The RNA shown here (FMN riboswitch aptamer (RFN element)) has 151 nucleotides and comes from Priestia megaterium.
Taxonomically the source falls in Priestia (Bacteria, Bacillota, Caryophanales, Bacillaceae).
Its mean pLDDT, the model's own confidence on a scale to 100, is 79.
RNAcentral records the identical sequence in 2 taxa.
RNA sequence: AUUAUCCUUCGGGGUCGGGUGUAAGUCCCAACCGGCGGUGAUAAAGCGUAUGCUUUUAAGCCCGUGACCCGUUUUCAUACGAUGUAUGUUAGCGGUGGAUCUAGUUAAAAUCUAGAGCCGACAGUAAAAGUCUGGAUGGGAGAAGGAUCAG
Numbered sequence: 001a002u003u004a005u006c007c008u009u010c011g012g013g014g015u016c017g018g019g020u021g022u023a024a025g026u027c028c029c030a031a032c033c034g035g036c037g038g039u040g041a042u043a044a045a046g047c048g049u050a051u052g053c054u055u056u057u058a059a060g061c062c063c064g065u066g067a068c069c070c071g072u073u074u075u076c077a078u079a080c081g082a083u084g085u086a087u088g089u090u091a092g093c094g095g096u097g098g099a100u101c102u103a104g105u106u107a108a109a110a111u112c113u114a115g116a117g118c119c120g121a122c123a124g125u126a127a128a129a130g131u132c133u134g135g136a137u138g139g140g141a142g143a144a145g146g147a148u149c150a151g
Stems, first nucleotide, its partner, number of pairs: 004148007017029003031131002033120002035065004043056005060118002069095005076088005100116005122134003
């Protein structure tokens, strides 16, 4: 330094102000927010005479991925009229799942600069929700640290 196994901790933000109305953080005007990994021509710091090098940082809409939902296999538990079925649950696999252009610079722009756009699970609600309430003191992509084994 790498690989494998295990443990611990961490791991999501947001309606200012106004309109209509019996009623809206749900509609209308307007405001606000942007998980995780990758990529990357950004930025900062340090080093070097210098080409550069190192560290940190850099995309909601480029690639992938998580939460919700559906299907399927599976572990365990419970119930029943049982070669099974149903419900809950454990661990996998598969599916569904949203959105970007223009101009500039350049050798090169899906990431830079400027401008204009666009998107956002399910259930609930005195009225339709990215922002309220709830499942959720849950799950989780993953991040950091530690232990052990082997080469």